Overview
This is a predicted structure of a 338-nucleotide RNA (Bacterial RNase P class A) from Sphaerochaeta sp. The gene name in the source record is rnpB. NCBI's taxonomy places the organism under Bacteria, Pseudomonadati, Spirochaetota, Sphaerochaetaceae, Sphaerochaeta. It matches the Rfam family "Bacterial RNase P class A". It is annotated as a ribozyme. RNAcentral holds the sequence, with entries from ENA.
RNA sequence: CAAGGUGGGCGAGAUGAUCGCGGGCAUCCACAGGGUGCACGAGGAAAGUCCGGGCUCCAGAGGACAUGACGCCGGGUAACACCCGGGGGCGGUGACGCUACAGAUAGCGCCACAGAAAAUAUACCGCCGGCAACGGUAAGGGUGAAAUGGUGGGGUAAGAGCCCACCGCGCAUUUGGUAACAAAUGUGGCAGGGCAAGCCUCGUCAGGAGCAAGACCAAGCAGCAGAUAGGGUGGUCCGCCUAAUAUCUGCGGGUAGGUUGCUUGACCAGCUAGGUAACUAGUUGGCUAGAUAGAUGAUCAUCCGAGACAGAACCCGGCUUAUUGCCUGCCUUGUUUU
Numbered sequence: 001c002a003a004g005g006u007g008g009g010c011g012a013g014a015u016g017a018u019c020g021c022g023g024g025c026a027u028c029c030a031c032a033g034g035g036u037g038c039a040c041g042a043g044g045a046a047a048g049u050c051c052g053g054g055c056u057c058c059a060g061a062g063g064a065c066a067u068g069a070c071g072c073c074g075g076g077u078a079a080c081a082c083c084c085g086g087g088g089g090c091g092g093u094g095a096c097g098c099u100a101c102a103g104a105u106a107g108c109g110c111c112a113c114a115g116a117a118a119a120u121a122u123a124c125c126g127c128c129g130g131c132a133a134c135g136g137u138a139a140g141g142g143u144g145a146a147a148u149g150g151u152g153g154g155g156u157a158a159g160a161g162c163c164c165a166c167c168g169c170g171c172a173u174u175u176g177g178u179a180a181c182a183a184a185u186g187u188g189g190c191a192g193g194g195c196a197a198g199c200c201u202c203g204u205c206a207g208g209a210g211c212a213a214g215a216c217c218a219a220g221c222a223g224c225a226g227a228u229a230g231g232g233u234g235g236u237c238c239g240c241c242u243a244a245u246a247u248c249u250g251c252g253g254g255u256a257g258g259u260u261g262c263u264u265g266a267c268c269a270g271c272u273a274g275g276u277a278a279c280u281a282g283u284u285g286g287c288u289a290g291a292u293a294g295a296u297g298a299u300c301a302u303c304c305g306a307g308a309c310a311g312a313a314c315c316c317g318g319c320u321u322a323u324u325g326c327c328u329g330c331c332u333u334g335u336u337u338u
Stems, first nucleotide, its partner, number of pairs: 001334010013303007021041002024038006043309001047320002050318005055210004062238004067206005072086005087101001088099004102201002107199002109195003124141002126137004149167006168190001169188008214260004223251006230242003267286008304307001
C1' cells in the first nucleotide's frame, strides 16, 4: 500500500431566536379554572411480541398424568432458548466463522430414482472350478445422497480381516484436565448402514391469567329464571379453600367519569477490588418522559459530514429484524522498502 477478519462508540445533525404542547416545582389571581417564572420532556432499536423475569390477581401454587421448551462441558445471572470461557465436528492459506452437538443392540417407522441388493439377504457384468448343469467369490466394473472398514503385502483355483503392518473404529487401563475431552499403551479381526428439526426413550425446566392485571371513590339501574354432587380452577385427576340475605350461570337493566397502580429502578455515571471473561462486591455522586384519543412540534437564521431506520403506553434482561452514515481499537494474508 492492497485485500480481508473481528470488537467498541455515536446517530430526531449542531447553535441561536420566536410561537406552541405535556406533566413537575415555585408563586400570583381567589379557584370546575387561569396567569407568570424555572429546569425537564422518546430509541438504539421505543419495532416484532419471539424467549426469560419482576409485579398483580386466582390459594400460600403441592402431587401425578398430559403437553410444551431445552439438550457437549464449566461458569455468569432474578431468570432464560441469553451471555462468557473451553471441548468435539465442519469451512477458510490465515485472522476467524458456523454448529439442536444426548440415545440408532428399548421398540415402531422411513430411505424417492437408479441398482443384484437400502439391512435382510443377495449377484447384472466380471473372476475361478466344471464338457455342461451348476457351484465358489465380492478383488475389479457399474447404480446411488448413502453399499457391510481403508491402503499395502501375504495367501488362494479365484477371492475374502482368511492372516500381517499402518490408519480408522470398539473396549480396557494409565496420564493430563473441575469437566466435556485429549494423549499414550494394551486388546478385539470389525461383532452387523443412515435418519430421532419421524414417533419415541432418557435428563432438566415449566400451575393459569395478564396493567383492559388489581385497589378505591363518585354517578346510575329493575329485576327474572336456574344450579348447590356447586364455585374458586382456563388441559385432566387428586389435594386444598369456600358454603344460603352466599357463590356461580343465563337473560334483562345501568354507567362510559375520576384517583391509584405509574415510574427510585435486578437504574445511570465515576473510582477501587476480585475474575481470562461474562459478571460481581464496595464506595461516591446523579434523578433521566409518564401522556390517556394520547404531549415531545412549527417557522426563521447561521454552520457542517447534508441527516437513515423509526415514536414510549406497567417495568426490566435478552434475541431477532430495519438503519444514509461517521469515529475508533486489535488482528490476518499478500507485495515492496529498510